[in-house]
This is a predicted complex of two RNAs, RNase P RNA and transfer RNA, with 461 nucleotides together.
It holds a member of the Rfam family "Bacterial RNase P class A".
Its mean pLDDT, the model's own confidence on a scale to 100, is 77.
RNA sequence: UGAGAGGCCCGGACGGCCGCUCCGGUGGAGCGCGAGCUCCCGCCGGGGAGGGAAAGUCCGGACUCCACGGGUCAGAGUGGUUGCCAACGGCAACCGGCCGUGAGGCCAGGGAAAGUGCCACAGAAAACAGACCGCCGACGUCGAGCGCGAGCUCGACGGGUAAGGGUGAAACGGUGCGGUAAGAGCGCACCGCGUUGCUGGUGACAGCAGCGGCAGGGCAAACCCCACUCGGAGAAAGUUCAAAUAGGGAAGGACAUGUGGCGACGACCCGCGUCCAGGGCCUUCCGGGUAGAGCGUUCGAGGCCGCGCGCGAGCGCGGUCCCAGAGAAAUGGCCGUCGCUCGCCGCGAGGCGAGGCCAGAAUCCGGCUCACAGGGCCUCUCACGCC
RNA sequence: AGGCCAGUAGCUCCAACGGUUAGAGCGACUGAUUCCAAAUCAGUAGGUUCCGGGUUCGAAUCCCUGCUGGCCUG
Numbered sequence: 001u002g003a004g005a006g007g008c009c010c011g012g013a014c015g016g017c018c019g020c021u022c023c024g025g026u027g028g029a030g031c032g033c034g035a036g037c038u039c040c041c042g043c044c045g046g047g048g049a050g051g052g053a054a055a056g057u058c059c060g061g062a063c064u065c066c067a068c069g070g071g072u073c074a075g076a077g078u079g080g081u082u083g084c085c086a087a088c089g090g091c092a093a094c095c096g097g098c099c100g101u102g103a104g105g106c107c108a109g110g111g112a113a114a115g116u117g118c119c120a121c122a123g124a125a126a127a128c129a130g131a132c133c134g135c136c137g138a139c140g141u142c143g144a145g146c147g148c149g150a151g152c153u154c155g156a157c158g159g160g161u162a163a164g165g166g167u168g169a170a171a172c173g174g175u176g177c178g179g180u181a182a183g184a185g186c187g188c189a190c191c192g193c194g195u196u197g198c199u200g201g202u203g204a205c206a207g208c209a210g211c212g213g214c215a216g217g218g219c220a221a222a223c224c225c226c227a228c229u230c231g232g233a234g235a236a237a238g239u240u241c242a243a244a245u246a247g248g249g250a251a252g253g254a255c256a257u258g259u260g261g262c263g264a265c266g267a268c269c270c271g272c273g274u275c276c277a278g279g280g281c282c283u284u285c286c287g288g289g290u291a292g293a294g295c296g297u298u299c300g301a302g303g304c305c306g307c308g309c310g311c312g313a314g315c316g317c318g319g320u321c322c323c324a325g326a327g328a329a330a331u332g333g334c335c336g337u338c339g340c341u342c343g344c345c346g347c348g349a350g351g352c353g354a355g356g357c358c359a360g361a362a363u364c365c366g367g368c369u370c371a372c373a374g375g376g377c378c379u380c381u382c383a384c385g386c387c
Numbered sequence: 388a389g390g391c392c393a394g395u396a397g398c399u400c401c402a403a404c405g406g407u408u409a410g411a412g413c414g415a416c417u418g419a420u421u422c423c424a425a426a427u428c429a430g431u432a433g434g435u436u437c438c439g440g441g442u443u444c445g446a447a448u449c450c451c452u453g454c455u456g457g458c459c460u461g
Stems, first nucleotide, its partner, number of pairs: 001383010012338007020048009029038003050358002055369002058367005063234004075230005080094005095109001096107004110225002115223002117219003132165002134161003139158008173191006192214001193212008238295004248286006260275004302321008340355006388460007397413004406444001415431005437453001439451003
């Protein structure tokens, strides 16, 4: 200098004017006997979006209410090990595999010897093995030829074989030597694999040694098995106060009626008196509850700084700060100076103009993921050049 | 706040429970026919299977994140 890898930070600053919202104080106005109160008008002081996010709502919790004797099944989720954390599917370190020359990156990374299922096309064969081309002619049978004969040679069939060819993503360990009729873990060496032991490590695992000729390929983000976790609902959670109207309950009162009981009567009917239930009306009270209002609601697994412990995630101690709380929802606009980027003009100093992302709180917190103009910093790797 | 479903050519839809090169109808284009058009006939093009990643020999299909759209509950 070029090409990369990992991580961190900023993403305008200052001032003025006019507005919006919340809190505290205060003046006026209104209401109220008063204490005091406010959908009113001002003044003073203070707070007022984020930066890998206030977002998506993908995980996990706090909090609240409901449910709850215990267990099993079902269902859902997670899946190397150790740790961190309130918890997690998050994070850190490490192990193993794959990729990269490297810095580094990626991995749902338990079980295929419990069972079921799938493996297209091609290929002989795709899973209790089997044999298309090929190789062999040991052994058996038959035929032909030669030979006096024993027998020899050739061919076919049965047979032996899995070395070679070819197919495929994958072909029942690989390479080499020996061996054989040809071959083959058939034998041996190395590699791989399995298993036993020892050593190191908390562990995943690694190393070494012995033994075993090798034992049933892949897929579980196919069903499934194993281990672990999970009660449900969610701030429209939940809770307090509480109009009008309707309805519920209690007490009292007045009025009218008679469907009932009783009385006088020998019976029946009518009528009368009295008791009583129901219904309607009026007054008072009670409780539930809607609109509405308040709480939950912003001080919290909180921010910043320092020290200590830890490889790290993180933990502990001390100091300091208070940092939006609305309710259909405030956080906006204009101007000036400076700063950044780009364009034009100018020899130059400089001048003029333009631009500036994603996005916006709604109970809170820890993560993950996604969006983002532009800019800056640190560490590391590879290549080239120079000293 | 919670739950469910879908995304394939310009449009509407297929694609057994993963298998080779993703098809069909309509539409578009070219040619034939016609004086010209329509209809008809012959042919052609057109796909990031919403995006990205993973599992697998192999993904439209299975899994995960995201995006877009729709439906339901209080």